[in-house]
Annotation: A computed fold for a 112-nucleotide RNA from Flammeovirgaceae bacterium UBA2366, annotated as SAM riboswitch aptamer (S box leader). The model forms 94% of the base pairs in the Rfam consensus. It was read from a public genome assembly, where an Rfam model found it. The coordinates come from a structure-prediction model, not an experiment, and the mean pLDDT is 84. NCBI's taxonomy places the organism under Bacteria, Pseudomonadati, Bacteroidota, Cytophagales, Flammeovirgaceae.
RNA sequence: CACUUAUCAAGAAAGGCAGAGGGAAAUGGCCCUGUGAAGCCUUGACAACCUGUUUCGAGCAAUCGGAAUAAGGUGCCAACUCCAACCUUGGGAAACUGAGGAAAGAUAAGUC
Numbered sequence: 001c002a003c004u005u006a007u008c009a010a011g012a013a014a015g016g017c018a019g020a021g022g023g024a025a026a027u028g029g030c031c032c033u034g035u036g037a038a039g040c041c042u043u044g045a046c047a048a049c050c051u052g053u054u055u056c057g058a059g060c061a062a063u064c065g066g067a068a069u070a071a072g073g074u075g076c077c078a079a080c081u082c083c084a085a086c087c088u089u090g091g092g093a094a095a096c097u098g099a100g101g102a103a104a105g106a107u108a109a110g111u112c
Base pairs, nucleotide, nucleotide: 002111003110004109005108006107007106008105013043014042015041016040017039021032022031023030027084028083029082044077046075049073050072051071052069053068054067055066056065057064058063081104086101087100088099089098090097091096
C1' cells in the first nucleotide's frame, strides 16, 4: 500500500520550543488561529479496539458470552468524520429544510 470485519451523536488539555497557517484531498460553505496555526518535546487526561487481570453465566470439554479494571499495544483530547457535494425520499410558493443510503476518510483487529 491492498483486502476483510467492526465502530464513527459520547468522551478528554496544560506547559516548553517554534512562528503562519490549520480544519484528509479537489469545489462550495462555515469555522479555528499572533489572546500564537502546523510541527516537535514533556506531563496529564479520555476511551475501552486488541492483550492482560478479576469476576459472573453457558458448556462434559475445547471454548463462547456478559460485567469490572486500566497494567501492556494502539488511538485520541474545537465544531457529528465541522457541513454540503452523489443517490433515494418528506415538508415548503420560495428562500430553505428533515430523513435514509452510497462514496471517501479515520481508528482498531485480522489477512497477503